[in-house]
Molecule: c-di-AMP riboswitch aptamer (ydaO/yuaA leader)
Organism: soil metagenome
RNA sequence: UGCCUAAUUCCCGGCUAAGAGAGCCGGGAAGCGGGGGACCCAAGUUUUCGGGGCGAGCCCAUCUCCAUUGAUGGGGGCGCUGCUCCUUCAGCGCUAGUCCGUCAGCUAACUCCGUAGGCCGAAGAAGGAGGA
Numbered sequence: 001u002g003c004c005u006a007a008u009u010c011c012c013g014g015c016u017a018a019g020a021g022a023g024c025c026g027g028g029a030a031g032c033g034g035g036g037g038a039c040c041c042a043a044g045u046u047u048u049c050g051g052g053g054c055g056a057g058c059c060c061a062u063c064u065c066c067a068u069u070g071a072u073g074g075g076g077g078c079g080c081u082g083c084u085c086c087u088u089c090a091g092c093g094c095u096a097g098u099c100c101g102u103c104a105g106c107u108a109a110c111u112c113c114g115u116a117g118g119c120c121g122a123a124g125a126a127g128g129a130g131g132a
Base pairs, nucleotide, nucleotide: 002119003118004117008030009029010028011027012026013025014024015023031115032114033113034112035111036110041105050103051100052099053098054097058075059074060073061072062071063070076095077094078093079092080091081090083130084129085128086127087126088125089124
């Protein structure tokens, strides 16, 4: 200067400091994001073969593997390419992890929760619409 992501901005109080800013702690608001939760609709088969949530992070085949696991290929999905958005090419990557705790379909009112963390090297093209 940018990127993944909802994960940003502002205000109040306290601590540290000579003070402002910054940092940390606590609280609040806005914005963004997620869960629970009627009628109707759906499901009517699930109840350990448990079930469900966040997330792109799923499916199939082959080989390997005692099982676990790993590898390859195909399909689907997701992200990046430097002013932004849409469409289409091209190139490069990802396809994890984790939470609830026997329990939840959708769901107006209502209600609860999150606002962490991680990262860096080339920065291509066409069309359209904006912005500066």